[in-house]
């Protein structure tokens, strides 16, 4: 002197799935058993194949949270789940305040 991958206030963004069992069905679906990953698959309500709100949980430009490509491609699997790829691909939501490592210059010393 500055900024953090840190901390603090406040704001935003996301995603809520897949398979399996009872019953009913107008076969479109409701519903209900049980399980799989996971940080997270939860709860209410409504004009429903989806919205909305509230709570957790992640993320916020050093951006793989999370979205598209995509029910893709290869592996497993009970799977449109799960891991890899695919990705130096394309988008995507943030300000202030704070203090470290550190960086310079000035002195003294050796």
């Nucleotide at each position: 002197c500055a900024c953090a991958u840190u901390c603090c206030g406040u704001c935003g963004g996301g995603g809520u799935g897949c398979c399996u069992u009872u019953g009913c069905u107008a076969c479109g679906g409701c519903u209900u058993u049980g399980g799989c990953u996971g940080a997270g698959a939860g709860a209410u309500a409504g004009u429903g194949u989806c919205u909305a709100u509230c709570a957790a949980c992640c993320c916020g430009g050093u951006g793989a949270a999370c979205c598209u490509g995509a029910u893709c491609c290869g592996a497993u699997u009970a799977g449109u789940a799960u891991c890899g790829g695919c990705g130096u691909a394309g988008g995507g939501a943030a300000c202030g305040g704070a203090u470290a490592a550190g960086a310079u210059c000035a002195c003294a010393c050796g």
The RNA shown here (TPP riboswitch aptamer (THI element)) has 110 nucleotides and comes from Marisediminitalea aggregata.
The coordinates come from a structure-prediction model, not an experiment, and the mean pLDDT is 75.
Rfam family: TPP riboswitch aptamer (THI element). Its family is annotated with thiamine pyrophosphate binding in the Gene Ontology.
RNAcentral holds the sequence, with entries from Rfam and Ribocentre.